[in-house]
RNA sequence: CUCCAGAAAGGGUAAACCCGACCGAAAGACGGGGGCACAAAGCCACGGGCCUAAGAGGGACAAACCUUAUGGCGGCCGGGCUGCCAAA
Repeated sequence: CUCCAGAAAGGGUAAACCCGACCGAAAGACGGGGGCACAAAGCCACGGGCCUAAGAGGGACAAACCUUAUGGCGGCCGGGCUGCCAAA
C1' cells in the first nucleotide's frame, strides 16, 4: 500500500405514516416533516422476482373481468461500478 472482516469515532441515508404539489392512467417518483432500519439502504434495470395495466388483445357491440411492459421497484435477491474511517 492492497485484499477479507468491521469494534470505535465523525458522520450519512431515510421505512411506515402525515402534509404539499398543473409529474404520472396506475404502480411509483418529487418537496417538507418523521425515523423503521441500513456498512454500501451510494450509482446502474444485465439476470431473476415483485408491483401497475395507459395502450393492445380477449370479453357480445357496453361494462365488470382476464392477458400483456414498452411503465415501475436498487430499502427483494444476484451481478457490475465507485466509496469515508479504522481497533481486534
Model confidence (mean pLDDT): 87 of 100. Predicted 3D model of an 88-nucleotide RNA (c-di-GMP-I riboswitch aptamer) from a Bacillota bacterium. The organism belongs to Bacillota, within Bacteria. Of the family's consensus pairs, 95% are formed in the model. The sequence was found by an Rfam model in a public genome assembly.